[in-house]
């Protein structure tokens, strides 16, 4: 320089056009002498800015981070 890949709860993945979910973490409760286990319940997220669409996490531009692979040059 060029091309590829990935970015979603606090962490580990899902949902790949139809309105974001599991697990493990946090906190409260139940239960128990206490505490653990285990059950109830709640915390919380889509990198950022355009655009297409009735509707974007998904499609398509560009920018950010992070990684990979090929060059040029000193």
């Nucleotide at each position: 320089a060029g091309g590829c890949c990935u970015g979603u709860a606090g962490g580990u993945c899902a949902a790949c056009g139809g309105u974001a979910g599991a697990c493990c973490g946090g906190a409260a409760g139940u239960c128990u002498c206490c505490a653990a286990a285990a059950c109830u319940u709640u915390u919380a997220a889509u990198a950022g800015a355009g655009g297409u669409u009735c509707a974007a996490u998904u499609c398509c531009u560009c920018u950010c981070a992070g990684g990979c692979c090929u060059g040029c040059a000193a």
A computed fold for a 74-nucleotide RNA from Candidatus Shapirobacteria bacterium CG09_land_8_20_14_0_10_39_12, annotated as transfer RNA. It matches the Rfam family "tRNA". Lineage of the source: Bacteria > Bacteria candidate phyla > Candidatus Shapironibacteriota.